Predicted 3D model of a 1429-nucleotide RNA (small-subunit ribosomal RNA) from a Myxococcales bacterium. Model confidence (mean pLDDT): 87 of 100. The source organism's lineage runs through Bacteria, Pseudomonadati, Myxococcota, Myxococcia and Myxococcales.

RNA sequence: AAAUUGGAGAGUUUGAUCCUGGCUCAGAACGAACGCUGGCGGCGUGCCUAACACAUGCAAGUCGAGCGAGAAAGGGGCUUCGGCUCCGAGUACAGCGGCGCACGGGUGCGUAACACGUGGGUAAUCUGCCUCUGGGUCCGGAAUAACCCUUCGAAAGGAGGGCUAAUACCGGAUAAGCCCACGGCUCCUUUGGGAACCGAGGGAAAAGGUGGCCUCUGCAUGCAAGCUAUCACCUAGAGAUGAGCCCGCGGCCCAUCAUGCUAGUUGGCGGGGUAACGGCCCACCAAGGCGACGACGGGUAGCUGGUCUGAGAGGACGAUCAGCCACACUGGAACUGAGACACGGUCCAGACUCCUACGGGAGGCAGCAGUGGGGAAUCUUGCGCAAUGGGCGAAAGCCUGACGCAGCAACGCCGCGUGAGUGAUGAAGGCCUUCGGGUCGUAAAGCUCUUUCGGGAGGGACGAAACCAUUCCGGGAUAAUACUCCGGGAUCUUGACGGUACCUCAAGAAGAAGCACCGGCUAACUCUGUGCCAGCAGCCGCGGUAAUACAGAGGGUGCAAGCGUUGUUCGGAAUUAUUGGGCGUAAAGCGCGUGUAGGCGGCAAGGCAUGUCGGGUGUGAAAGCCCUCGGCUCAACCGAGGAAGUGCGCCCGAAACUACUUUGCUUGAGUUCCGGAGAGGAUGGCGGAAUUCCCGGUGUAGAGGUGAAAUUCGUAGAUAUCGGGAGGAACACCAGUGGCGAAGGCGGCCGUCUGGACGGAAACUGACGCUGAGACGCGAAAGCGUGGGUAGCAAACAGGAUUAGAUACCCUGGUAGUCCACGCCGUAAACGAUGGGAACUAGGUGUCGCGGGUGUUGACCCCUGCGGUGCCGCAGCUAACGCAUUAAGUUCCCCGCCUGGGAAGUACGGCCGCAAGGCUAAAACUCAAAGGAAUUGACGGGGGCCCGCACAAGCGGUGGAGCAUGUGGUUUAAUUCGACGCAACGCGCAGAACCUUACCCAGGCUUGACAUCCUGAGAACUUCCCAGAGAUGGGGAGGUGCCCGCAAGGGAACUCAGAGACAGGUGCUGCAUGGCUGUCGUCAGCUCGUGUCGUGAGAUGUUGGGUUAAGUCCCGCAACGAGCGCAACCCUCGCCUUUAGUUGCCAUCAUUUAGUUGGGCACUCUAGAGGGACUGCCGGUGUCAAACCGGAGGAAGGUGGGGAUGACGUCAAGUCCUCAUGGCCUUUAUGCCUGGGGCCACACACGUGCUACAAUGGCCGGUACAAAGGGUUGCCAAGCCGCGAGGCGGAGCCAAUCUCAGAAAACCGGUCUCAGUUCGGAUUGGAGUCUGCAACUCGACUCCAUGAAGUCGGAAUCGCUAGUAAUCGCGGAUCAGCACGCCGCGGUGAAUACGUUCCCGGGCCUUGUACACACCGCCCGUCACACCA
Repeated sequence: AAAUUGGAGAGUUUGAUCCUGGCUCAGAACGAACGCUGGCGGCGUGCCUAACACAUGCAAGUCGAGCGAGAAAGGGGCUUCGGCUCCGAGUACAGCGGCGCACGGGUGCGUAACACGUGGGUAAUCUGCCUCUGGGUCCGGAAUAACCCUUCGAAAGGAGGGCUAAUACCGGAUAAGCCCACGGCUCCUUUGGGAACCGAGGGAAAAGGUGGCCUCUGCAUGCAAGCUAUCACCUAGAGAUGAGCCCGCGGCCCAUCAUGCUAGUUGGCGGGGUAACGGCCCACCAAGGCGACGACGGGUAGCUGGUCUGAGAGGACGAUCAGCCACACUGGAACUGAGACACGGUCCAGACUCCUACGGGAGGCAGCAGUGGGGAAUCUUGCGCAAUGGGCGAAAGCCUGACGCAGCAACGCCGCGUGAGUGAUGAAGGCCUUCGGGUCGUAAAGCUCUUUCGGGAGGGACGAAACCAUUCCGGGAUAAUACUCCGGGAUCUUGACGGUACCUCAAGAAGAAGCACCGGCUAACUCUGUGCCAGCAGCCGCGGUAAUACAGAGGGUGCAAGCGUUGUUCGGAAUUAUUGGGCGUAAAGCGCGUGUAGGCGGCAAGGCAUGUCGGGUGUGAAAGCCCUCGGCUCAACCGAGGAAGUGCGCCCGAAACUACUUUGCUUGAGUUCCGGAGAGGAUGGCGGAAUUCCCGGUGUAGAGGUGAAAUUCGUAGAUAUCGGGAGGAACACCAGUGGCGAAGGCGGCCGUCUGGACGGAAACUGACGCUGAGACGCGAAAGCGUGGGUAGCAAACAGGAUUAGAUACCCUGGUAGUCCACGCCGUAAACGAUGGGAACUAGGUGUCGCGGGUGUUGACCCCUGCGGUGCCGCAGCUAACGCAUUAAGUUCCCCGCCUGGGAAGUACGGCCGCAAGGCUAAAACUCAAAGGAAUUGACGGGGGCCCGCACAAGCGGUGGAGCAUGUGGUUUAAUUCGACGCAACGCGCAGAACCUUACCCAGGCUUGACAUCCUGAGAACUUCCCAGAGAUGGGGAGGUGCCCGCAAGGGAACUCAGAGACAGGUGCUGCAUGGCUGUCGUCAGCUCGUGUCGUGAGAUGUUGGGUUAAGUCCCGCAACGAGCGCAACCCUCGCCUUUAGUUGCCAUCAUUUAGUUGGGCACUCUAGAGGGACUGCCGGUGUCAAACCGGAGGAAGGUGGGGAUGACGUCAAGUCCUCAUGGCCUUUAUGCCUGGGGCCACACACGUGCUACAAUGGCCGGUACAAAGGGUUGCCAAGCCGCGAGGCGGAGCCAAUCUCAGAAAACCGGUCUCAGUUCGGAUUGGAGUCUGCAACUCGACUCCAUGAAGUCGGAAUCGCUAGUAAUCGCGGAUCAGCACGCCGCGGUGAAUACGUUCCCGGGCCUUGUACACACCGCCCGUCACACCA
């Protein structure tokens, strides 16, 4: 010098957001356990469960220097061989006696207690051994074990008799001091008492052992007495140590343990007892004592130093080590002793175990090892007293499972190693791959080096200092140079660990790496398998065919001799909030008041010193934590010194604040006086309107009621109306975001009694105040009890309706009840969802009560004060909504309450109640949320505004019939597949007899019908014959080309054969996809940048006022701009101009049967280019706007008609069978070829159409007028044949030329005359035509014959707003043929729209929401089954 260095968050409620709130994770720790794995060492730790039971061994003895007695084995000597004697040996064993056994060691049962901690007290006490000091140790006596004898018992163990010793026992003496009682005196004191001193009286002691010596005495060698040394003994005092007892304070849970507990209970007096106070015990007396500051009871628990965690405050714990306590098989008891009510002592009882001769005995591991058992789980029946410590002893020494060591266990902490350098053909191999490559990877191999640890060999400790003995020196004691004691030196002796640590040497990379994880949190990604299975999971959650989430693999990440898992604690959690939270709506203000205890409390001064603050001092054991230094090579670990221990005690000081106390003050609070306001309360009386009922009159057929009705009332006279009467209840207007009250609540008028608030002016009291756990009172409605009352209303109930039902809503009735009196109940969305009090903090504007001021006669107006009650609003607060002087702002005081959702305000218990029920109030189990506010959508049988053939107004249809066609269903060998509300169903299919064709049956092929590559052969190709259903197989004939090259030969294309890579798949997945398409919807919307607002999701812009077909435009506006959409630009039709004039046209001229020809290009037309329309002009309306209405002109007028054009997105919409494509599947078949069949079936059902049912029509005859298209494998003219389909024929035309091609309806004339018809044409018979290889299944058409249903279509439903609907025909695509379908074309050509209430769809704004897969949502109850509590 140091010891004060510290605080991180994340996931999960939602479509998204902010907040509240719980759950979960990341950290650290452990006496751990389990799984996988495991090289070495050091230091620690190791029954947390059964204080369950224990075999065996050991764990407390020692002293011969207290005492008596006293062997044997073995050996020596002698021997008469009988034995004797010596050593062993005064040894062993045992006994008497002393000390120890109360320590050490174990455990945590019990205990909530002065048990523990801390600080005190003991003047209420004890203390063996030890230290110091004073004094003493005299004289006697009687026994008794051992031993011997007898005897009982199986044993354990006794009994009797006899002998004997002591530091064992007893008596006496002595007493400085001690003890007891008394007196005197001094001091202290808690006033009870205590201490010191003095006096006299009474009482109690002792033991000797050992060594040495002869100075004194005796015998007189030497020994004894004696002396001396030492150990022991007695007494007294002091100390030290240890212990007992008492007190203050401190540390668990439950109040569902409380008008509770207590009879030795609380106290007193007297006694007993103890070392000692004390109800500790006893007798008597008194009636006390404790308790919400938690008694009593219940549960749990040894307490502490400390340990873990934490920034700290705190929380949890109390292994190892240390202090205290308690216990020792269970319960009880005392004995001995200084100390015990005694772990390895005694007695009694009990349970258990063992022995037994059945009579009786023995035992207590919670000592160390060890066994069984329990359990997830916890070690050796080891070595040694060498060290440290303890007992005994004078000592040697003995004893010591205390202890020191070793063993076992990765149980923990710490350290070390498993190699280092170099090494790219980036080896092999694995995995992945876009097939190029990437990665494991310098990793390996190879080369060069090192040798820790382990194994081998050699050396080899520290821990040991001593005691003892011998000896030397100094000192003490003594008569003493003896002995002995103390100190020091020398010599000698002692090691369990252990031949261990450590050191050295030789050899050689040699023997030494695993575990978990890789979806987010959280660091680390791919492949394969699996297919809501198997499984994972800490939370959220993964898995239903592409899984970074399961399993395996490769790779990666983390830690490492360990790694994970489980359990537990603290943390994160400010999630119990002292530090450090909340309560309007998230959980949370008691329904309201009065008030007890308690808490808090105005101004001034004095005192005191309770809290508070400062200083000093004692204590706060050691260890631990922290700091510094040191010892093991480092570290862990250990040692030394410090710091700290926030606490408690004592002393001194300060006096601002607090408490207490004293004295004042008036502003808080209160009192008196005056005044007015008020549905404040209680009670008595009075009043009118209305309903109902009763009586009477008038009067007649209905009334009543409803969405509409009915039940009901009424001819026995209702309803209506008039008069009279009865009775009960409630008080219209006034009436108000007015008033009053603490709340509940209070409403006609008058009286009586009564509470409170407010205003004004003075006076008085002098902090008298605020809050308020318990307690007490009040407390809407309903309900309960007793007795009244009952007009109206009206639960229950009855009936009528409604409805699928209707135990409801509606209607007709109607009882409790509603009313009064008295008594209960005690709840509520008892709400401002906001406890009470006080102070402070911008305003504005109403209203109620009282007052003041200016002016006025006054009403009144204006300014202003106090009190109440509303609205708006700043700062501030809030998660937001919102609150905002009536706070949810800023503060203080007091009370109540909350701590995730459900279970549940429930069960149990207690209290209250007549009952109903109320108050208090859990848990098991279960969930990953439940919530608040706000946002965007979506939705609403919410609102506003506005569109659309959406409705309405019209016209024509469908639904009924027959047929066509598609679909479902059924059938089938197959009836291939797809499409399914709108938005599938004449859809894919613009055309299935074969083909198509994907399906079925059968026959065949296997590098394949098709592509690329390789090898061999041959050109290719054409044609014929045979077998076969054909595919196919077999055979014959003809025939040689192109390029290079001299030739041989090679090459390209093609064909055949062969091998393998591969082809092929209309097989699956449209929920893996691209592309394309449908739909909302040609709807007017959808977004962005910047800015602004909001914590944020988001909002604003885009809303608003107008206007439009339109987010079209205008105006306004915290917005300003922009993009995709709308519109326009494009095509077409309508007018005009211009250019051009054949194949088109023909006015004029000529000509013809005919624009046929000449001629012409004016017109029509054709097809290029332009013009034209823009609300441009006028009037009106409108905001001076946008725009709208009307008008003019114009071919066309407000988007001129039509088309093309489809925003962001939605529907996992449709399509893997158009095409493309990932993945999967198939490979002599799910591929390919062929023949035949099927897709065409047919009891039925639906969609879309055609034709009809007829006279606006059918039939016959005649006459007229289109547009747009097609045509050379084609359209096909004229002419001829056929009734006709068609045939023959062949001109013309690659087409403004020729042709398909007669348009039809219409028009004119005729006929039919209302009928199943001269309507209608199905069906069927017959005969034909055409296409085609082929019309049987299964084509179209023609002719003759047949002539069905059908007479306008139920519920329901579709299209259309003008050249539209309706109606009529024509053309085209596909196509050999096949059209009622589809795509186009023109002809004829209407009706209606008042209007937006309603149905459907849509747009904008707004509102509610518990919806967000978004109302086809969400969600409740019952029931069934299974399981849990």
The sequence was found in a public genome assembly.